[in-house]
RNA sequence: UCCCUGGUAGCUCAGUUGGUAGAGCAGCUGACUGUUAAUCAGCGGGUCCCAGGUUCGAGCCCUGGCCGGGGAG
Numbered sequence: 001u002c003c004c005u006g007g008u009a010g011c012u013c014a015g016u017u018g019g020u021a022g023a024g025c026a027g028c029u030g031a032c033u034g035u036u037a038a039u040c041a042g043c044g045g046g047u048c049c050c051a052g053g054u055u056c057g058a059g060c061c062c063u064g065g066c067c068g069g070g071g072a073g
Stems, first nucleotide, its partner, number of pairs: 001072007010025004019056001027043005049065005
């Protein structure tokens, strides 16, 4: 320098054909109880890495950049 791949909640990840974002764990509240834990019910939490573009509409498509991983020279 070039190619491939990933970046989404605090963490690990899903997200189909572009239609307005979810799960598990963690956190908080409540129930249960001698207390804690466990269990059960509920709740909150998102600039989808950044900047542009396409589109009525972008996590998803296109371009450039940044960061991680792998490969070529």